[in-house]
RNA sequence: GCGGAGGUAGAGCAGUUGGUAGCUCGCAAGGUUCAUAACCUUGAGGUCGGGAGUUCGAGCCUCCCCUUCGCA
Numbered sequence: 001g002c003g004g005a006g007g008u009a010g011a012g013c014a015g016u017u018g019g020u021a022g023c024u025c026g027c028a029a030g031g032u033u034c035a036u037a038a039c040c041u042u043g044a045g046g047u048c049g050g051g052a053g054u055u056c057g058a059g060c061c062u063c064c065c066c067u068u069c070g071c072a
Base pairs, nucleotide, nucleotide: 001071002070003069004068005067006066007065010025011024012023013022019056027043028042029041030040031039049064050063052062053061
């Protein structure tokens, strides 16, 4: 330099044809228990890598940045 995969909650990951973002674990509170763990219920936690572009509207399209793999 060329090509592929990826970047979304503290961690690991989903997210259909562009239509206003969810799951598991973890965390907090409550229930249960003599108590802890386990189990049940509820809750908090995200400007989705970009303060760029397109669009009425972007996690999704374009561009840029970063990580990783392959080729040279």
Molecule: transfer RNA
Organism: Candidatus Prevotella equi